Notes
A computed fold for a 480-nucleotide part of an RNA from an uncultured bacterium, annotated as small-subunit ribosomal RNA, 3' major domain. It matches the Rfam family "Bacterial small subunit ribosomal RNA". Gene Ontology terms of the family: ribosome and structural constituent of ribosome. The coordinates come from a structure-prediction model, not an experiment, and the mean pLDDT is 87.

Context: one part of a larger RNA
């Protein structure tokens, strides 16, 4: 100097405390240890591995295990022989592969012969190939201390020197944020601010969105003439800056408290991640040093297997009901997606879903019933008209195939579950909860995951003494 302390000062942060929901018990989903297994491919392990790479494992995918079959190879460059390419039969086989037959002659030079370019087969060898090892050899890229306020640097100055000082101090802030002091005086990364969005006003536009006032229709319906106010659509300005009053305050920074405002004191979410830490994480996305495999650790195919279950843990989701369930009536989103695609109305099924095919490359048409809320009615506290697992069965959908090992429907069973032990996460507002919709991936799909959206709308913070992570200053040290 630095880290460390069951030293001290000082400040923060849903860190604790107040509070509302939960997990830990049940079922089932999902990942993980284990364990079995020919294989159950591999990677990720405290925070920061475990619904994580997986934004889609019946095949493919697939790196795994069986068992057939292949060696210039499935792909790239070169060379040397033959044929254009290409397409079609046949035997054998699970397919891969193997073995035969048959039909084709194009482009450019040239009369031709023959060359040549491309493609396709063989052949030899250089070479391909490797998801084989190392992330402790390594680029990139990422996590995570952490949006935490911090990390340095010239030159000056002090100290033999490492190094200090700047950057400590008194204030003040979300902030090394300012403002004052000061042997320091300026600078860089970083903090803010510039950048997207939502919130309000105004100007332009004016369809496919919109309909105030005017006509014309209709059971009805911007539906039709119009029309440019309004919503609402994108583009562009305005607006908030402690600017105004007032009181503290060291006259300062700054801070309390008010007026105006749609909005204040960083308005509210968001991209953004200093110098560094963890020889973190990734050779299996990709590159890539060095090892290794070359008739195989390559490279095709069929099957199976990653889904195997006595068990253990993370992480969800449903539930134990009455602020609840069931039925029937009836409102109101926003963001998305659509051409080998969304798929209306209509008919057919009890339903999943078929039939069919109107309109849409979509402010036009389609996915599209928003639920919950509400209005009405039924259950009457019970393993129940709660819960819905498990099993039977008949059925639809995708696909070449749903046996292992797919979702959806019908009908039938109807299990566990009476609020959850020690422990333990989450959240300070349009946030917790609680309710639906959408899209990626995707032929279908074990999504109850991820990412998004809008609806309903709480509660509580008195404080920092303790837990847990940090800053800044000081102390102590046998530790670097």
């Nucleotide at each position: 100097u630095g880290a460390c302390g069951g030293g001290g000062g000082c400040c923060c942060g849903c860190a604790c405390a107040a509070g509302c929901g939960g997990u830990g018990g049940u079922g089932c989903a999902u990942g993980u240890g284990g364990u079995u297994u020919a294989a159950u491919u591999c990677g990720a392990c405290g925070c920061a591995a475990c619904g994580c790479g997986a934004a889609g494992a019946a095949c493919c995918u697939u790196a795994c295990c069986u068992g057939g079959g292949c060696u210039u190879g499935a792909c790239a460059u070169c060379c040397c022989u033959g044929g254009a390419a290409u397409c079609c039969c046949c035997u054998u086989g699970a397919a891969a592969g193997a073995g035969g037959g048959g039909a084709g002659u194009g482009c450019c030079c040239g009369c031709a012969a023959g060359g040549g370019a491309g493609c396709c087969a063989g052949g030899a060898g250089a070479c391909a190939g490797g998801u084989g090892c190392u992330g402790c050899a390594u680029g990139g890229c990422u996590g995570u201390c952490g949006u935490c306020a911090g990390c340095u640097c010239g030159u000056g100055u002090c100290g033999u020197g490492a190094g200090a000082u700047g950057u400590u101090g008194g204030g003040u802030u979300a902030a090394g944020u300012c403002c004052c002091g000061c042997a320091a005086c300026g600078a860089g990364c970083g903090c803010a601010a510039c950048c997207c969005u939502c919130g309000c006003c105004c100007c332009u536009a004016g369809u496919u969105g919109c309909c105030a006032a005017c006509g014309g229709g209709u059971c009805a319906u911007g539906c039709c003439g119009g029309g440019a106010a309004c919503u609402c659509u994108a583009g562009g300005g305005g607006g908030a800056c402690u600017g105004c009053c007032c009181c503290g305050g060291u006259u300062a920074a700054c801070g309390a408290g008010g007026a105006g405002g749609a909005a204040g004191g960083u308005g509210g979410g968001g991209a953004u991640g200093a110098c560094g830490u963890c020889a973190a994480g990734u050779c299996a996305g990709u590159a890539u040093g060095g090892c290794c495999c070359u008739u195989a650790c390559g490279g095709c195919c069929a099957g199976g297997g990653c889904u195997g279950c006595a068990c253990a843990c993370g992480u969800a989701c449903u539930a134990c009901a009455a602020u609840g369930c069931c039925c029937g009536g009836c409102a109101c989103a926003g963001a998305g997606g659509g051409a080998a695609g969304c798929g209306a109305g209509a008919c057919c099924u009890u339903a999943a879903g078929g039939u069919g095919g109107a309109g849409c490359a979509a402010a036009u048409c389609c996915c599209a019933g928003a639920a919950a809320a509400c209005c009405g009615g039924g259950c009457c506290c019970a393993g129940u008209u709660c819960a819905g697992a498990u099993u039977g069965u008949c059925g639809u959908c995708u696909g070449c195939a749903a046996c292992u090992c797919g979702a959806c429907g019908g009908c039938a069973u109807g299990a566990a579950g009476c609020u959850g032990g020690a422990a333990u996460c989450g959240c300070u507002a349009g946030u917790a909860a609680u309710g639906g919709c959408g899209c990626a991936u995707c032929a279908g799909c074990u999504a109850c995951g991820g990412c998004g959206c809008c609806g309903u709308g709480a509660a509580u913070a008195c404080g920092u003494u303790c837990c847990c992570a940090g800053g800044c200053c000081u102390u102590g040290u046998a530790c670097a």